[in-house]
Context: one part of a larger RNA
Molecule: small-subunit ribosomal RNA, 3' major domain
Organism: Anaerolineae bacterium
RNA sequence: UGACGGGGGCCCGCACAAGCAGCGGAGCGUGUGGUUUAAUUCGAUGAUACGCGAAGAACCUUACCUGGGUUUGACAUAUAGGUGGUAGCGAGGUGAAAGCUGAGCGACCCUUCGGGGAGCCUAUACAGGUGUUGCAUGGCUGUCGUCAGCUCGUGUCGUGAGAUGUUGGGUUAAGUCCCGCAACGAGCGCAACCCCUGUCGCUCGUUACAUGUGUCUAGCGAGACUGCCGGUUUAACGCCGGAGGAAGGCGGGGAUGACGUCAAGUCCUCAUGGCCCUUACGGCCAGGGCUUCACACGUGCUACAAUGGCCGGUACAAAGGGUUGCAAUUCCGCGAGGAGGAGCUAAUCCCAAAAAACCGGUCUCAGUUCGGAUUGGAGUCUGCAACUCGACUCCAUGAAGUCGGAAUCGCUAGUAAUCGCGGAUCAGCAUGCCGCGGUGAAUACGUUCCCGGGCCUUGUACA
Numbered sequence: 001u002g003a004c005g006g007g008g009g010c011c012c013g014c015a016c017a018a019g020c021a022g023c024g025g026a027g028c029g030u031g032u033g034g035u036u037u038a039a040u041u042c043g044a045u046g047a048u049a050c051g052c053g054a055a056g057a058a059c060c061u062u063a064c065c066u067g068g069g070u071u072u073g074a075c076a077u078a079u080a081g082g083u084g085g086u087a088g089c090g091a092g093g094u095g096a097a098a099g100c101u102g103a104g105c106g107a108c109c110c111u112u113c114g115g116g117g118a119g120c121c122u123a124u125a126c127a128g129g130u131g132u133u134g135c136a137u138g139g140c141u142g143u144c145g146u147c148a149g150c151u152c153g154u155g156u157c158g159u160g161a162g163a164u165g166u167u168g169g170g171u172u173a174a175g176u177c178c179c180g181c182a183a184c185g186a187g188c189g190c191a192a193c194c195c196c197u198g199u200c201g202c203u204c205g206u207u208a209c210a211u212g213u214g215u216c217u218a219g220c221g222a223g224a225c226u227g228c229c230g231g232u233u234u235a236a237c238g239c240c241g242g243a244g245g246a247a248g249g250c251g252g253g254g255a256u257g258a259c260g261u262c263a264a265g266u267c268c269u270c271a272u273g274g275c276c277c278u279u280a281c282g283g284c285c286a287g288g289g290c291u292u293c294a295c296a297c298g299u300g301c302u303a304c305a306a307u308g309g310c311c312g313g314u315a316c317a318a319a320g321g322g323u324u325g326c327a328a329u330u331c332c333g334c335g336a337g338g339a340g341g342a343g344c345u346a347a348u349c350c351c352a353a354a355a356a357a358c359c360g361g362u363c364u365c366a367g368u369u370c371g372g373a374u375u376g377g378a379g380u381c382u383g384c385a386a387c388u389c390g391a392c393u394c395c396a397u398g399a400a401g402u403c404g405g406a407a408u409c410g411c412u413a414g415u416a417a418u419c420g421c422g423g424a425u426c427a428g429c430a431u432g433c434c435g436c437g438g439u440g441a442a443u444a445c446g447u448u449c450c451c452g453g454g455c456c457u458u459g460u461a462c463a
Stems, first nucleotide, its partner, number of pairs: 001463002003460003007457007015447002019411002022408001026302008034293001042053002064288005070282001073126001077125007088105002092101003108117003128277002131275003137271002139266003142262001144260001149188006155164003168179003194254004199222005205216001208213002225248001228242005304404001308363006320351003325344002330339003370401001375396007417439007
């Protein structure tokens, strides 16, 4: 000087408390451990792994296993030699395919017509490696933490390591600002500048109403600054109250992550040093596996019902996507869906029905008209192909479950809770993820305690 303390002081955070809804019990989805396996590819492992890489494993993907077949190679560059019925296309044969064989067809560019190039074959250098080392690395990322800190120049003090500044008194979300002070300044952070949103104005108008407006669209501006008033404070910085205002003291949300920490994560995105393989640890293909299943854990979905289930009627969104696409009206089917195809390269057409809500009816507390797992049968769609191993529909079946032990998570307002809608990936496959709107709470006395953090101070046999 740091780090640490079941030392002290001050302060903060959904940290506790006050509340609301959960998880932990059930069934299922998904990830992981374990187990099994020819293989169940690999990585991630307290917080900071476990619906994580994976924004989508039937084949492919795919890295794993078994089997088949290959060796200048699926791909690049170079050198040497060869090559016109050559390269290439390719009926047929064989085969699970890859591959092997192969009748037939059959070339290109430049040229001084000598040839050169491209392609192909052979040989050699080499290619190739999701092999290893993230403790050799770059890049990217998580985390402490959007916490308020981390430093420097000159000066001063100290033999020196270092200190000072950055401490102190107030204040703030903030090393934010003020005052004081052997310090005076400065940098990276904080804040602001950026985007969305809330109010108004102007401009714009093939969207809306239905004829001149502007809901709206998308551009520009205005507006909020403790600006005004009162109190308080050191008449400082600020804090408290009020007015006006759509909005008040950072208005709300996002993006933005200092110096560094964890030899944190990633050599399987990519790049890359070293090491290793080179008829194999490279490359091609078929089938299988990644989907196993006595079990354990994480994270979700659906429930256990009457604030509900079922039936009928009837409203109100936002944000997106669409030409290999979205597909209306119509017809067929109980339905998934099928036939057909108007319109739309989209404020114009379509996906598209919003759902909870509201109105009426029914059920009457039961393992039920709750709950929907599981299983049998029949189908639809995608796709070469749904057996291993897809999603969905209909009929039948109708399990556990009556609110969950110890323990534990999230959340302070348009939030939690609840309700539906869209998108990426994608042929198909979503309870996950990323967005969107609808309805819309309760509680916060307070900082003693638990957890994490900041500043000052003190102790230390630690560095």